[in-house]
Context: one part of a larger RNA
RNA sequence: UGACGGGGGCCCGCACAAGCGGUGGAGCAUGUGGUUUAAUUCGACGCAACGCGCAGAACCUUACCUGGGCUUGAAAACUGCCGAAUCCGGAUGAAAGUUUGGAGUGCCCUUCGGGGAGCGGUAGCACAGGUGCUGCAUGGCUGUCGUCAGCUCGUGUCGUGAGAUGUUGGGUUAAGUCCCGCAACGAGCGCAACCCUUGCCUUUAGUUGCCAGCAUAUAAGAUGGGAACUCUAGAGGGACUGCCGGUGUUAAGCCGGAGGAAGGUGGGGAUGACGUCAAGUCCUCAUGGCCCCCUAUGUCCAGGGCUACACACGUGCUACAAUGGUCACUACAAAGGGCAGCGAACCCGCGAGGGGGAGCAAAUCUCAAAAAAGUGGUCACAGUACGGAUAGGAGUCUGCAACUCGACUCCUUGAAGCCGGAAUCGCUAGUAAUCGCUGAUCAGCAGGCAGCGGUGAAUACGUUCCCGGGCCUUGUACA
Repeated sequence: UGACGGGGGCCCGCACAAGCGGUGGAGCAUGUGGUUUAAUUCGACGCAACGCGCAGAACCUUACCUGGGCUUGAAAACUGCCGAAUCCGGAUGAAAGUUUGGAGUGCCCUUCGGGGAGCGGUAGCACAGGUGCUGCAUGGCUGUCGUCAGCUCGUGUCGUGAGAUGUUGGGUUAAGUCCCGCAACGAGCGCAACCCUUGCCUUUAGUUGCCAGCAUAUAAGAUGGGAACUCUAGAGGGACUGCCGGUGUUAAGCCGGAGGAAGGUGGGGAUGACGUCAAGUCCUCAUGGCCCCCUAUGUCCAGGGCUACACACGUGCUACAAUGGUCACUACAAAGGGCAGCGAACCCGCGAGGGGGAGCAAAUCUCAAAAAAGUGGUCACAGUACGGAUAGGAGUCUGCAACUCGACUCCUUGAAGCCGGAAUCGCUAGUAAUCGCUGAUCAGCAGGCAGCGGUGAAUACGUUCCCGGGCCUUGUACA
């Protein structure tokens, strides 16, 4: 100087407390361990691995296993030789491949012999290739402490020196934020602001969006028209402790109030200092070294596996019901996607879906029905008209192909489950809870993920305690 303490002081955080809803019990989905297996590819392991890499394993993917092939190789570069390229078949085979037959001569130069480019085959030589190893050789990227308020430097001063001071102290703040003091004076990286979005107003613009007043007309802003309103998307304004009172050291600030759409960082996002964990990744990519290579750890193909199942754990979904289930009717979103695409009306089917093909590269057409909610009926506490697992049958769609191993529909079946032990998680407001919608991936497949809006709470006395963190101080046989 640090680190540590079941030392002290001060302070923060859904850290506790106060509340609300869960997990842990059930069934199922998914990841992991274990076990099994020819293989169940590999990585990730407290927080910070376990719906993680995987924004989508039937083939492909695919790295694994079994079997069948190839060996200058699936792709790249050089040289020699042959053949134009290319197209159409046959045999064999699971395919890859192996083998065989036929058609066929273009472009540039030419002394008409041939040469060249390009492509295919073959031989050769350097070599290719490796998701093989090492993340403890690395780059890059990422997680984490932590959006915590810290981490440093120059000059000066002090100390023999390591180093100290500044950065400590008194206040204050979300903040090393600011003020005052001070052997310090300044500065840098962080904080804040500048950026995006949302909330108010003005203005510009008015189609594909809008419709107050006027006219026509109703199925409909449909038409004439209008530029007000909504909205869209550009430009501005607006909030700064600016004003008032109190308090404070005449300070920084704090408390209350006014005005205001908004008040003291208005809400949300992006943004992550010096560093820590030899943290993660050699399987995104790049890369040192090592290893394997003319028969393999490379490469092609078929099938299988990654989907196994006594069990254990994590993360979720659906429930156990009446604030509910079910039937009918009737409203109200936002944000997105669409041409190898979205696909309307209409017709067929109980339905998944099929036929159909208008319109739309989309404020125009379409996906599209929002759902919870509301109104009316029914069920009356029952393992039920709760719950839907499991199973039988019949189908639809995608795709070369749904046996291993897809999603969905209809009929039947109707399991566990009556609110969950010890323990444990999230959340402070448009939040939790609850309800649906969209998108990426994608032929098909979403209970996951990323977003979007609808309805919309309770509680916070307080900081003694648990956990994590910051500053000062103290002890230490630790570095």
This is a predicted structure of a 479-nucleotide part of an RNA (small-subunit ribosomal RNA, 3' major domain) from a metagenome.